RNAcentral holds the sequence, with entries from ENA and Rfam. The RNA shown here (transfer RNA) has 72 nucleotides and comes from Microbacterium sp. RU33B. The coordinates come from a structure-prediction model, not an experiment, and the mean pLDDT is 80. It matches the Rfam family "tRNA". The family's RNA type in Rfam is transfer RNA.
RNA sequence: GCCUCUGUAGCUCAGUGGAAGAGCCACUCCGUCCUAAGGAGAGGGUCGGCGGUUCGAAUCCGUCCAGGGGCA
Numbered sequence: 001g002c003c004u005c006u007g008u009a010g011c012u013c014a015g016u017g018g019a020a021g022a023g024c025c026a027c028u029c030c031g032u033c034c035u036a037a038g039g040a041g042a043g044g045g046u047c048g049g050c051g052g053u054u055c056g057a058a059u060c061c062g063u064c065c066a067g068g069g070g071c072a
Stems, first nucleotide, its partner, number of pairs: 001071007010024004018055001027041004048064005
């Protein structure tokens, strides 16, 4: 330099055009003499940045950024 994959909650990941989700962690409450197990609840996101297509974009297209892999 070229090709390719990935980027979504604090962490691990789902979601491939029509109202952004799960598990775990953390928080609050119940529970207990106390802690733990267990149960309940609430919260947490400009979906990597910018632009484009579309009535509508996390999703499709372009470009840039960051990381992984391959070739030279």